[in-house]
Molecule: small-subunit ribosomal RNA
Organism: Euglena longa
RNA sequence: GACAUGAAGAGUUUGAUCCUUGCUCAGGAUUAACGCUGGCGGUAUGCAUAACACAUGCAAGUUGAACGGACUCGUUUUAUAAAAUGAGUUAGUAGCAGACGGGUGAGUAAUAUGUGAGAAUCUACGUUUAGGUGGGGGAUAACUUAUAGAAAUAUUUGCUAAUACCCCAUAAUUGUGCUAUAAAGUAAAAAUUUUUUGCCUAAACAUGAGCUUGCAUCUGAUUAGUUUGUUGGUUGGGUAAUGGCUUACCAAGACUUUGAUCAGUAGCUGAUUUGAGAGAAUGGUCAGCCACACUGGAAUUGAGAACGGAACAGACUCCUAUGGGAGGCAGCAGUGGGGAAUUUUCCGCAAUGAGUGAAAACUUGACGGAGCAAUACCGCGUGUAGGAAGAAGGCUGUAUUAGUUGUAAACUUCUUUUUUCAAAAAAGAAUAGGUGACGUUAUUUGAAGAAUAAGCAUCGGCUAAUUCCGUGCCAGCAGCCGCGGUAAUACGGGGGAUGCAAGUGUUAUCCGGAAUUAUUGGGCGUAAAGGGUCAGGAGGUGGUAUUAUGUGUUUAAUGUUAAAUGUUAAAGCUUAACUUUAUAAAGGCAUUGAAAACUGUAAUACUAGAGUAUGGUAGAGGUAAAGGGAAUUUCCAGUGUAGCGGUGAAAUGCGUAAAUAUUGGAAAGAACACCAAAGGCGAAGGCACUUUGCUAGGCCAAUACUGACAUUGAGAGACUAAAGCUAAGGUAGCAAACAGGAUUAGAUACCCUGGUAGUCUUAGCCGUAAACUAUGGAUACUAAGUUAUGAAGAUUCUGUAUUUAUAUGUGUUAGAUAUAUAUAUAGAUAUGAGGAUGCAUUUCUAAAGUUAACACGUUAAGUAUCCCGCCUGGGGAGUAUUCUUGCAAAAGUGAAACUCAAAGGAAUUGACGGGGGCCCGCACAAGCGGUGGAGCAUGUGGUUUAAUUCGAUGCAACACGAAAAACCUUACCAAGACUUGACAUGCUAGAGUAAAUGAUUAUUAUUAAUCAUGUAAUUAAAAAAUCUAGGCCACAGGUGGUGCAUGGCUGUCGUUCAGCUCGUAUCGUGAGAUGUAUGGUUUAGUCCUAUAACGAGCGCAACCCUUAUCUUUAGUUAAAUUUGUAUAUUAAAGAAACUGCUGUUGACAAAUCAGAGGAAGGAGAGGAUGACGUCAAGUCAUCAUGCCCUUUAUGUCUUGGGCUACACACGUGCUACAAUGGUUAAGACAAUUAGUUGCAAACUUGUAAAAGUGAGCUAAUCUAUAAACUUAAUCUAAGUUCGGAUUGUAGGCUGAAACUCGUCUACAUGAAGUUGGAAUCGCUAGUAAUCGCCGGUCAGCUAUACGGCGGUGAAUAUGUUCUCGGGCCUUGUACACACCGCCCGUCACACCAAGGAAGUUAGUUGUGUUUGAUAUUGUUUUUUUAACCUUUUGGGAAAUGAUAAUUAGGGCCUGGCUGGUGACCGUGGUGAAGUCGUAACAAGGUAGCCGUACUGGAAGGUGCGGCUGGA
Repeated sequence: GACAUGAAGAGUUUGAUCCUUGCUCAGGAUUAACGCUGGCGGUAUGCAUAACACAUGCAAGUUGAACGGACUCGUUUUAUAAAAUGAGUUAGUAGCAGACGGGUGAGUAAUAUGUGAGAAUCUACGUUUAGGUGGGGGAUAACUUAUAGAAAUAUUUGCUAAUACCCCAUAAUUGUGCUAUAAAGUAAAAAUUUUUUGCCUAAACAUGAGCUUGCAUCUGAUUAGUUUGUUGGUUGGGUAAUGGCUUACCAAGACUUUGAUCAGUAGCUGAUUUGAGAGAAUGGUCAGCCACACUGGAAUUGAGAACGGAACAGACUCCUAUGGGAGGCAGCAGUGGGGAAUUUUCCGCAAUGAGUGAAAACUUGACGGAGCAAUACCGCGUGUAGGAAGAAGGCUGUAUUAGUUGUAAACUUCUUUUUUCAAAAAAGAAUAGGUGACGUUAUUUGAAGAAUAAGCAUCGGCUAAUUCCGUGCCAGCAGCCGCGGUAAUACGGGGGAUGCAAGUGUUAUCCGGAAUUAUUGGGCGUAAAGGGUCAGGAGGUGGUAUUAUGUGUUUAAUGUUAAAUGUUAAAGCUUAACUUUAUAAAGGCAUUGAAAACUGUAAUACUAGAGUAUGGUAGAGGUAAAGGGAAUUUCCAGUGUAGCGGUGAAAUGCGUAAAUAUUGGAAAGAACACCAAAGGCGAAGGCACUUUGCUAGGCCAAUACUGACAUUGAGAGACUAAAGCUAAGGUAGCAAACAGGAUUAGAUACCCUGGUAGUCUUAGCCGUAAACUAUGGAUACUAAGUUAUGAAGAUUCUGUAUUUAUAUGUGUUAGAUAUAUAUAUAGAUAUGAGGAUGCAUUUCUAAAGUUAACACGUUAAGUAUCCCGCCUGGGGAGUAUUCUUGCAAAAGUGAAACUCAAAGGAAUUGACGGGGGCCCGCACAAGCGGUGGAGCAUGUGGUUUAAUUCGAUGCAACACGAAAAACCUUACCAAGACUUGACAUGCUAGAGUAAAUGAUUAUUAUUAAUCAUGUAAUUAAAAAAUCUAGGCCACAGGUGGUGCAUGGCUGUCGUUCAGCUCGUAUCGUGAGAUGUAUGGUUUAGUCCUAUAACGAGCGCAACCCUUAUCUUUAGUUAAAUUUGUAUAUUAAAGAAACUGCUGUUGACAAAUCAGAGGAAGGAGAGGAUGACGUCAAGUCAUCAUGCCCUUUAUGUCUUGGGCUACACACGUGCUACAAUGGUUAAGACAAUUAGUUGCAAACUUGUAAAAGUGAGCUAAUCUAUAAACUUAAUCUAAGUUCGGAUUGUAGGCUGAAACUCGUCUACAUGAAGUUGGAAUCGCUAGUAAUCGCCGGUCAGCUAUACGGCGGUGAAUAUGUUCUCGGGCCUUGUACACACCGCCCGUCACACCAAGGAAGUUAGUUGUGUUUGAUAUUGUUUUUUUAACCUUUUGGGAAAUGAUAAUUAGGGCCUGGCUGGUGACCGUGGUGAAGUCGUAACAAGGUAGCCGUACUGGAAGGUGCGGCUGGA
């Protein structure tokens, strides 16, 4: 000194969770555009679209020191004409330039570009060196003559110059011959001010250009074969030069899966943007290269070739006298057009550069500048310091006080960047002088005065920042999620806040985030993804050792990688942007060295991988043939008789022509029971009776051999269930289709009866399956244990059998060394058991590890390496189209438009299931009594009505709100009245003793007047209080709306539901789990036990009340009476019951069962008590209340009416249908409870309701007859002496009032009804049933209702199969608004996109053929010609013409590719409330799904085979 320095995430799938995956956002950038707004300066930038068409002006000239003229002005000479000469101008000839500079990006995927290398080349002007520059000739333009034409222009006569043109000379290796190198051929120009500048030749340099070549350089295989000058060679030609560049001949090559050819797109690069980087995208400005110049071929001149040169063809535009001509802004300005969109028809050559010239100089839309544009970047400003009456105004609020805008303003002070005016004033000029477009510039000085200067977007989350009003799923917003249906922080406006700021927001595009194509840096069991399987050529990868080499690799040096940009460090503009200077670097390519581990190559070896040989061994491995029995069906015969068969139940069907059943016989085809297994074999598909032939592979053992021969494997190949196809057979059973019968709303299904293809065989095809372990193959490594199969197998069992030898004993024999037999020892052979251990295959647990989890776990989904296949959101879609295969069916390959913000995996908690298990309940069953039928009462619906007020509507509305609708109530209707109001508070005035009550008159009422009764409170007075009046408001009022804005209250699951949670701890990534999972038990999450849980709370239970027994205390008015609380009773306090005791069962527990005692026994009976929560359950009409609505009315008052209607339907009840009864007479026994506006005895009157009189009682004192029951009599089975509805008449009572519309009584009337269909309700003991009594409300009553009270007083259940409801555990789930869920397909409608389609149309690109401009080259029979040669009818050469070849363009025929359009056709997608069904999710009500075939309105159904992702 250099390097190192750099990396953020969020929202959205769910009730919640983790994961996978897509979409979206925050950042940066732009040649940008649009909306709103806009003070200044600096520096940059500015047609991205129509390479569309262009008016006008300018953009390339210059040289008189190359030339002859012409003209102008001078001078000199001359009489003039004229001549000479000087200065200036310049049309033409000539030279140089015009090939640069400037523009554009159409074409071009390689004749391009970038980078590196190279050899066979040229190069004007320039530089250096050397040499030379002599002598001649003929023309021609200008000018002039004559013509043609509208013009452009052309022809013609005559003259003339040159640095124009030509010849000769000289020269560089002169020529000839030879050595050792051919042929042919070659130069010049002068001018001038006399010093310079030119010209020619040669060599070299510099610069520029041409050519060759390695590497790099977009997409598509739904483009796989391409090529005939094509690849190479030889000859000729051609070029500055190599070369098929070109010609003839010869050969048949050349390119290509490492992607040729074809198609699409595109100028390339330095660089720019972004990114941590690797990369990705881009190629505007600046710079290098290329290409193009209206379109298309082809040439000339020149050193070099064509934007502002020429010829031709084509399209277009313009002029024209119609004969003919002219033109090319992709130069600078500018115009039209296109477009969202891009500037002045400016100044100057002062600077820099370019051309010409000797130079002065001229030219230069290059360039330097100015103008326009907030287009971008950078900088500055719009004031500074004080200042609280926290002003006014605005907004908000609890609104009399407050908060906020806000030190903000006002006000005071200071300053002048900027602004305006005035004055001064540079650098840029090199070079002594002169020369400045910019430029009244930058800059400086002075003066004036806070003066001239702030907006845009946002404020639900992501994302910094909030409230009020309006609106009411409307209007609208929105990047994603989403917001808006009357309290919107999300729409619109106001206030406030936040962000950035002369800008700000939106839109578009690119990179990033995105590890979302993953080299760095992803995956494939279930989320998308392993090919159905195998063998194998190319390719990839590959064991051990040595040597060599130096391909890759590492390293060093050198060259290059233009400048600019970028990095770093400085410097210059006041700073910055900007500019300048310097420095450094990685990487690439090339060359030359070095290293030798690894890799490659070559060679030599090795044996651990692999293979071969040998010996064994298990097996449904394959294939062909033969054989077998059981069953089924059919046929024959016998026996036998009326049914058989089939189902949930039936029917179709079969049967008296004899079935089914049974016995015997025969035939046929298909499949092989038991063994059989989580067993075996095979690559997979798959393979099962027995035997045999042929044949493949595996495993084990021990040796030998080969010597890396291995592994994977695109393409190509082989095999491949079932179904299906072709041909020929076969066909017993089964069985798509089909037919019939059932089921059903329907039933193209499930069930039943039949039944054809098919299923079977042979020969071919097809090539697919949930072809699954949803898990590719190979190799190595990494704890244990275990199941099964196969072969091998040490020690051992002194195993067993046979046998040999020896020894001993015994028998046989006269005897034995023979023989038989037994035992022992030793040995041999065969065989069995056993099973350490290693190998191969296989099943299940499980550590580590992995995984989103589930799970996997030496048979990996662990740790690694190699190769192949496949995936990249859901749908559209495995569809369209193309091609290949197939007889066909189809298979393989395989998109896009459009659409959505999700789709999906695993697990969690619930809920649900026509899933499972356990348990409970008057839930069922067992019983008793009812309802449903009748009449009546009452409520509801419906209908009606002026109104029939309103609410409650499955259980959980309907004798409910209503514990009393004649008026009132009352909310409804009609009519009439009032308006600060019937009621409250506030203001002003007044009154008198107020208010209040009663009476009279008028009035429907409010109201008015009069009279009477009556007396509170206060004082000194006023005030207060009361009343009246007044006005104006604030207000008052509302049973108006919203119970889906609410409080409170209530119902319901659910009073005998037992559940609901928390703290700590532990487990899990997490939602969550455990606790509250086991086993018992209980009415009970009650208790015990067990236990990663330990404890706790709300519930349960208990505590409370009533009642049953007893004791004590105190007792009136009961009872009794003799007077003691003895009995009974009243009301206060206590006692008693706790599984305490005994036994059984149980786990030694909890507890259960039985028993004793006891008034009561296992909660003694009854009540009150209602967990967390569910149902947007009910109530705004009890009350309260937000918001909305109303205010001479939706408020208030009054009269009358209505709530009581009546074809009908439903609910809840009463009374009955009778003899267990009715009627009459007599008689007996309660308990609650009420009473002074009351209960009312007794007595009198009345048939009675009741009336009259009225004792007693403010209540254990007085008042209120209990009934069923008992006794006696009668009725005698009937529409009755049952039943009492209905109706008539006459009365009573209450009340202003009894018509609508009360109740009671008497007499008369005497309906239906004879026990109630389907269905359904209540109840388990003092219960049901039955009998009466009382109370509230209340003037009266509709009460048969409701709430209580007592009297009499049963039956049944020793169970849980079923119905309903509930609880716990478990299981499945595509549900979470939670099954009243979710969800599939056809059809109908609307819109959208794409496909097919007779055709039609356009573009592009080929093949063939024909024509063929200009031009070049070749040939030549036309015509013609100044220079040289020759002097000739000449030669040579040239021009012109003709012709041949090549060729643009055109014509004709016929293909390929691509696009537009197209009647009609068939799909797909989307769409709050359409139709038909209900296929799937639960066993989804027939388990589902995959392949295939048939079939049906549709989902779908059925057959065959397969899968579990079913139980």